[in-house]
RNA sequence: AUGCCCCAAGGGGAUGGAGUUCCCCUGUAACCGCCCGCAAGGGCUGAUGGCUCCUGCUGCGUA
Numbered sequence: 001a002u003g004c005c006c007c008a009a010g011g012g013g014a015u016g017g018a019g020u021u022c023c024c025c026u027g028u029a030a031c032c033g034c035c036c037g038c039a040a041g042g043g044c045u046g047a048u049g050g051c052u053c054c055u056g057c058u059g060c061g062u063a
Base pairs, nucleotide, nucleotide: 009026010025011024012023013022016054017053018052019051020050021049033044034043035042036041
């Protein structure tokens, strides 16, 4: 100096914040939604990885 492994720590999980929990990744990473279509292009769901709360958005009803 390089490669590998382990520990620590950090990061990520299709649009915001918090708590909690699960999973993934080790920087050349994890991650970057779905459907139709050869392509071009067109269409659709959801603020969560899961749960709870808040904010925003949307639909219906009442005052």
A computed fold for a 63-nucleotide RNA from an Alphaproteobacteria bacterium, annotated as Fluoride riboswitch aptamer (crcB RNA motif). The sequence was found by an Rfam model in a public genome assembly. The organism belongs to Alphaproteobacteria, within Bacteria.